[in-house]
RNA sequence: GGCAGUGACACGGGGUGCCCCCGCCGGAGAGCGGCGGUGGGCUGAGAGAAGACCCGUCGAACCUGAUCCAGUCAGCACUGGCGUAGGGAUGUCAUGCCGCAGCGGC
Numbered sequence: 001g002g003c004a005g006u007g008a009c010a011c012g013g014g015g016u017g018c019c020c021c022c023g024c025c026g027g028a029g030a031g032c033g034g035c036g037g038u039g040g041g042c043u044g045a046g047a048g049a050a051g052a053c054c055c056g057u058c059g060a061a062c063c064u065g066a067u068c069c070a071g072u073c074a075g076c077a078c079u080g081g082c083g084u085a086g087g088g089a090u091g092u093c094a095u096g097c098c099g100c101a102g103c104g105g106c
Stems, first nucleotide, its partner, number of pairs: 001098003005095006011056004017042004021037006062087003068081004
């Protein structure tokens, strides 16, 4: 001087779905709609709340398109597409590796 990663600190960004049961409300009624529950189950890092989890430009964390398309599932989830799409939140310090130069020793 360069490079990539990791860690620490501080700061910031983000999501919270599906099924069942029960209760209340609405409804003429429904295998209907809405809200709720120390209730049960599923997927997931996380399923509304804990200073948890994930993510911060090398950015599919997450949002938009999207009540999207194909496969699949009871449904969510999952796989592929869309997607070289449009957006999206970072600084400091420490550490590692490489190169160059100088000095010293063998």